[in-house]
Model confidence (mean pLDDT): 88 of 100. This is a predicted structure of a 264-nucleotide part of an RNA (large-subunit ribosomal RNA, domain VI) from Latrodectus hesperus.

Context: one part of a larger RNA
RNA sequence: CGCAGGAAAAUUGAAAAAAUUUGUUCUUAGUACGAGAGGACCAGAAUGAACUCACCUCUAGUGCAUUAUUUGUUAUGCCAAUAGCACAGAUAAGUAGCUAUGUGAGGUUUGGAUAAGUGCUGAAAGCAUCUAAGCACGAAGCCAUUUUUAAGAUUAAUUUUCCCAUCCUUUAAUGGAGUAAGAUCCCUUAAAAACUAUAAGGUUGAUAGGUUGGAAAUGUAAGCAUGGUGACAUGUUGAGUUGACCAAUACUAAUAGAUCGAGG
Numbered sequence: 001c002g003c004a005g006g007a008a009a010a011u012u013g014a015a016a017a018a019a020u021u022u023g024u025u026c027u028u029a030g031u032a033c034g035a036g037a038g039g040a041c042c043a044g045a046a047u048g049a050a051c052u053c054a055c056c057u058c059u060a061g062u063g064c065a066u067u068a069u070u071u072g073u074u075a076u077g078c079c080a081a082u083a084g085c086a087c088a089g090a091u092a093a094g095u096a097g098c099u100a101u102g103u104g105a106g107g108u109u110u111g112g113a114u115a116a117g118u119g120c121u122g123a124a125a126g127c128a129u130c131u132a133a134g135c136a137c138g139a140a141g142c143c144a145u146u147u148u149u150a151a152g153a154u155u156a157a158u159u160u161u162c163c164c165a166u167c168c169u170u171u172a173a174u175g176g177a178g179u180a181a182g183a184u185c186c187c188u189u190a191a192a193a194a195c196u197a198u199a200a201g202g203u204u205g206a207u208a209g210g211u212u213g214g215a216a217a218u219g220u221a222a223g224c225a226u227g228g229u230g231a232c233a234u235g236u237u238g239a240g241u242u243g244a245c246c247a248a249u250a251c252u253a254a255u256a257g258a259u260c261g262a263g264g
Stems, first nucleotide, its partner, number of pairs: 001152001005163007015149004021049007033038001051106005059100004066093005071086006110144003117137004164264001166177003182260004186202005207253003210249005216242003223236005
């Protein structure tokens, strides 16, 4: 831009893409078969491999500043307590998130038309013949069935709901203006993300921050007291601290406003 008014939703599915794998063991059955050695078809079940998709409850990894410890040095006058720098200074753990080595799921099934092949009836050719007319079976393969995208499918589909029959100009077609439903800008953001888009919200509000409580992590803060000559220990104390997680709460910020948008 189109889809013969303007919008918001919900659908249909032409077409396209993805997937389509397979082992072993057990039962049938040591049966059929076979002198024996050996050893099934058919049918049924269990459990794996590789691959694919999703997820983070468990296991495990990371987790650039969450907690603690610690070396050197500088600084806050000193002690103590802290802060900066040294690869994140080093070390031990680790929430959310992201991951696999972890967890869950998947290949099913049922139709249709067939291949090789198997047939029925049946002539040419009084017989015979699956084929010439006709009819029936038949595969991990093909077409559907499964999953995803999908009406620019210009053949532009369908359904539901909402908005309405203003003004100016023109002979008219048309052109222009302000609006309706609605949408956007703008702003707070994340289940989204390079930007855009998508999604959640904008006071009739829990969208983000803060605060409070919880979860979770770390592991017993500082100060004081007691004991010890002292290093230090013990008590107060599972203390103190804490990014992302879960809630509650309008304290802060989403204010104010602007623009677009039909007349068929």
The full RNA is in RNAcentral, with records from SILVA. It matches the Rfam family "Bacterial large subunit ribosomal RNA". Its family is annotated with ribosome and structural constituent of ribosome in the Gene Ontology.